Transfer RNA from a Spirochaetales bacterium, 72 nucleotides, folded computationally. The prediction has a mean pLDDT of 82. The sequence was found in a public genome assembly. Its Rfam family is "tRNA". Taxonomically the source falls in Spirochaetales (Bacteria, Pseudomonadati, Spirochaetota, Spirochaetia).
[in-house]
RNA sequence: GCUGAAAUGGCUCAGGGGUAGAGCAGCUCACUCGUAAUGAGCAGGUCGUGGGUUCGAAUCCCACUUUCAGCU
Numbered sequence: 001g002c003u004g005a006a007a008u009g010g011c012u013c014a015g016g017g018g019u020a021g022a023g024c025a026g027c028u029c030a031c032u033c034g035u036a037a038u039g040a041g042c043a044g045g046u047c048g049u050g051g052g053u054u055c056g057a058a059u060c061c062c063a064c065u066u067u068c069a070g071c072u
Stems, first nucleotide, its partner, number of pairs: 001071007010024004018055001026042005048064005
């Protein structure tokens, strides 16, 4: 330099056009003599950045940034 993949709550990941969810972690309550475990609930992300398409974009297109892999 070229090609491909990935970027979504604190962490690991879903979601592949109709306004974002799970597990773990966190907080509260219940249960217990107490802790753990278990159960119920709550909070937390404008989806890497900037544009474009669209009535509508995390999702499709382009550029850039970062990371990973391959080729030279």